[in-house]
């Protein structure tokens, strides 16, 4: 410098353009003599930014930053 890939709650990660889910942590509660472990519940996301398509965009298309790889 070219060339691909990935960027979603705190962590790993899903989501054939149609209301963003799931273990994992957290908190609340049941069970325990009491920690864990195990059952229920809850809350937690401007989907990296800015733009275009579309009746509708995490999801297609574009520039950019970041981050990994491969090639020189």
């Nucleotide at each position: 410098g070219c060339u691909g890939g990935c960027a979603u709650g705190g962590c790993u990660c899903a989501a054939c353009g149609g209301u963003a889910g799931a273990g994992c942590a957290a908190c609340c509660g049941c069970c325990u003599u009491g920690u864990a472990a195990g059952c229920g519940g809850u809350a937690g996301g401007u989907u990296g930014u800015g733009g275009g398509u579309u009746c509708g965009a995490u999801u297609c298309c574009u520039a950019c930053u970041g981050c990994c790889a491969g090639c020189a």